The RNA shown here (Bacterial small signal recognition particle RNA) has 97 nucleotides.
[in-house]
């Protein structure tokens, strides 16, 4: 000088790890503000037999909120492994002067 080998740095990628977010799911709670059901007293309606609206309790469900060890997503890295790339650097072989 030029060729390959190898590390080291730096860039991209791809899986995966953790952190944050979202949506969705999952469970709890939650109508003292006016759902929905079932409605004791009591109420109204009737001769009466019945019937009717319907408070408190009871049980549901929404909306919210709390949780989440679940799926999916997004963002992030002094994050692990793997691939590729390098006109950075280092180590090494071979040729040439």
């Nucleotide at each position: 000088a030029c060729a390959g080998g190898g590390g080291a740095g730096c860039c991209g990628g791809g899986c995966g790890g953790c952190a944050g977010g979202a949506a969705c799911g999952c469970a709890g709670c939650c109508a003292a503000c006016c759902c929905c059901g079932u409605c004791a007293g009591g109420c109204c309606u009737g001769a009466g037999a019945a019937g009717g609206a319907g408070c408190a309790g009871c049980g549901g469900u929404a909306c919210g909120c709390u949780g989440u060890u679940g799926u999916u997503u997004c963002u992030g890295g002094g994050u692990g492994c793997c691939c590729g790339g390098u006109u950075u650097c280092c180590c090494u072989u071979a040729u040439a002067a």